RNA sequence: ACGUGUAAGGGUGAUGGAGUUCACCUGAACCGUCUUAAUCUUGAUAGAUUGGGACUGAUGACUCCUGGCGGCCG
Numbered sequence: 001a002c003g004u005g006u007a008a009g010g011g012u013g014a015u016g017g018a019g020u021u022c023a024c025c026u027g028a029a030c031c032g033u034c035u036u037a038a039u040c041u042u043g044a045u046a047g048a049u050u051g052g053g054a055c056u057g058a059u060g061a062c063u064c065c066u067g068g069c070g071g072c073c074g
Stems, first nucleotide, its partner, number of pairs: 009026005016065006032055009
């Protein structure tokens, strides 16, 4: 110096914060769904990218706070 393993720490889980817990990553984990057109790719199906249209959710899960949307009452 490099590789592997362990421990601790740190980070991530489609929109904010906190607690608990689960999973994953440690230079990666992660970066939502449906439909349509074009392009690329393939023997073909399929897949990928870009453009258009539509949809759910502030949670990975539970709870609370903040913000947003809808309905009713005062």